[in-house]
Context: one part of a larger RNA
RNA sequence: GAACGCUGGCGGCAGGCUUAACACAUGCAAGUCGAGCGGAAACGAUGAUAGCUUGCUAUCAGGCGUCGAGCGGCGGACGGGUGAGUAAUGCAUGGGAAUCUGCCCGAUAGAGGGGGAUAGCCCGGGGAAACCCGGAUUAAUACCGCAUAUACCCUACGGGGAAAAGAUCUAUUUAUAGACCUUUCGCUAUUAGAUGAGCCUGCGUCGGAUUAGCUAGUUGGUGAGGUAAAGGCUCACCAAGGCGACGAUCCGUAGCUGGUCUGAGAGCAUGAUCAGCCACACUGGGACUGAGACACGGCCCAGACUCCUACGGCAGGCAGCAGUGGGGAAUAUUGCACAAUGGGCGCAAGCCUGAUGCAGCCAUGCCGCGUGUGUGAAGAAGGCUUUCGGGUUGUAAAGCACUUUCAGUGGGGAGGAAAAGUUAGUCUUUAAUAACUGCUUACCCUGACGUUACCUACAGAAGAAGCACCGGCUAACUCCGUGCCAGCAGCCGCGGUAAUACGGAGGGUGCAAGCGUUGUUC
Numbered sequence: 001g002a003a004c005g006c007u008g009g010c011g012g013c014a015g016g017c018u019u020a021a022c023a024c025a026u027g028c029a030a031g032u033c034g035a036g037c038g039g040a041a042a043c044g045a046u047g048a049u050a051g052c053u054u055g056c057u058a059u060c061a062g063g064c065g066u067c068g069a070g071c072g073g074c075g076g077a078c079g080g081g082u083g084a085g086u087a088a089u090g091c092a093u094g095g096g097a098a099u100c101u102g103c104c105c106g107a108u109a110g111a112g113g114g115g116g117a118u119a120g121c122c123c124g125g126g127g128a129a130a131c132c133c134g135g136a137u138u139a140a141u142a143c144c145g146c147a148u149a150u151a152c153c154c155u156a157c158g159g160g161g162a163a164a165a166g167a168u169c170u171a172u173u174u175a176u177a178g179a180c181c182u183u184u185c186g187c188u189a190u191u192a193g194a195u196g197a198g199c200c201u202g203c204g205u206c207g208g209a210u211u212a213g214c215u216a217g218u219u220g221g222u223g224a225g226g227u228a229a230a231g232g233c234u235c236a237c238c239a240a241g242g243c244g245a246c247g248a249u250c251c252g253u254a255g256c257u258g259g260u261c262u263g264a265g266a267g268c269a270u271g272a273u274c275a276g277c278c279a280c281a282c283u284g285g286g287a288c289u290g291a292g293a294c295a296c297g298g299c300c301c302a303g304a305c306u307c308c309u310a311c312g313g314c315a316g317g318c319a320g321c322a323g324u325g326g327g328g329a330a331u332a333u334u335g336c337a338c339a340a341u342g343g344g345c346g347c348a349a350g351c352c353u354g355a356u357g358c359a360g361c362c363a364u365g366c367c368g369c370g371u372g373u374g375u376g377a378a379g380a381a382g383g384c385u386u387u388c389g390g391g392u393u394g395u396a397a398a399g400c401a402c403u404u405u406c407a408g409u410g411g412g413g414a415g416g417a418a419a420a421g422u423u424a425g426u427c428u429u430u431a432a433u434a435a436c437u438g439c440u441u442a443c444c445c446u447g448a449c450g451u452u453a454c455c456u457a458c459a460g461a462a463g464a465a466g467c468a469c470c471g472g473c474u475a476a477c478u479c480c481g482u483g484c485c486a487g488c489a490g491c492c493g494c495g496g497u498a499a500u501a502c503g504g505a506g507g508g509u510g511c512a513a514g515c516g517u518u519g520u521u522c
Stems, first nucleotide, its partner, number of pairs: 002518005009369006015362002017327001022325003026322003031074003036071002039067002043065002046061007081280003090205002093202004099197002104193001106191005112146001114144002122135005152160003166184002172179002206252003213243003218240008255277004259270002262267001282303005305316002308313001333359001335358003341355001342353004372402004382393004406463001408458005416449001423442001424440003466511005471492003477506005487494002
């Protein structure tokens, strides 16, 4: 955070599984980089060849735009969900020392010379499938040595430890592969910072004593191991300690906080939405990779459940967004878009993004508006009532004169983008036409929402009122029916023949697109 009953015109802003951390069909939610690499499965353009229906078909060419699968890099530790566990390995607020930190920023130094593989592709084989095996061959910003390092580490003699290139442009050269120069982005080592994270500690943090004793790696020391790091964190030996009525241990309950609700406050209750921290990801355990995980949409093992099977074996995890079944008093669409904000990758263009921005549904809440306005007494008719004279409904209606919010129809029309980005020119700068900064012009392009907000025209009172109550508390009264019956009721209590308390009617009162009832809290 409500639910139920009756009723229901519009808009703005918010909110929407509190129950089964129950099980899940289907789609989507984490990719990206060809400016790291070998390459070319698909599509397209171009060229060549051949054929003809003269603009098609086929073949060839990674030479081009691009790019499936693969190697490699970065990101999948963020973002999103849930609250099961957890009463302290948590949270809140202070303090601390023995630490790490990818990307980012500042500084110093370096980037020399070699090597062997492997996926893919090709060939062969096994299997129903998932997938697997063998052979041959190939590249790198993948991997491994060598050299160098006194800044770094261990020792203080000495020893050990790095690297990677790619792209663009001009001139020169050239075996047309490239080389060289410049710039940019990367690479290696060390260091300072920023950010993030790990650790220790004081105080605070629900109930039960019908839980009083608990503890053997337990408490401390020495040494060793281990970690990024202090430490019984682990181990060997030694000592016998440590905690506890200031509530240990045990049991129950519970994520904590900023806050929220209520109240004059003190306090009490609470922890939906939003924000910070923590924990979890079918159940239990484990490590690997990595700067960071013991990892929601990664791996391994075991278990329960579900699916496929050729019975030999395999596959899966919505507490992501929608959606389904189930449970329940109860909680929404298998929607649109990356236009904006933000994130990942990329030089960039861009790609991805159920984060997010929006739309849909629901009176669930709060706020605003409307359902007409003025006039109108023959106090009409009808209803109800009556002492039969009247009273009341009631200026209410009709009639007359107006207005047109909102909804409807037509037209115009911001802002969210003078964005970002691309292209060109120019200034600064430079060896430079590269790159950067600023400016300018031009270009053309980009809005999901959206039939936007808003403005305007048109027609016509036209399309728009209910619910509860009327004995007292408590605002609001009569008639009929019923007859301790039927029924009402929050409390007191009504009803047994004149019921303002039951049921109906007329009238009235209170709220109003709501009104009542139930639940919860103060």
Small-subunit ribosomal RNA, 5' domain from an uncultured prokaryote, 522 nucleotides, folded computationally. The full RNA is in RNAcentral, with records from ENA. The coordinates come from a structure-prediction model, not an experiment, and the mean pLDDT is 82.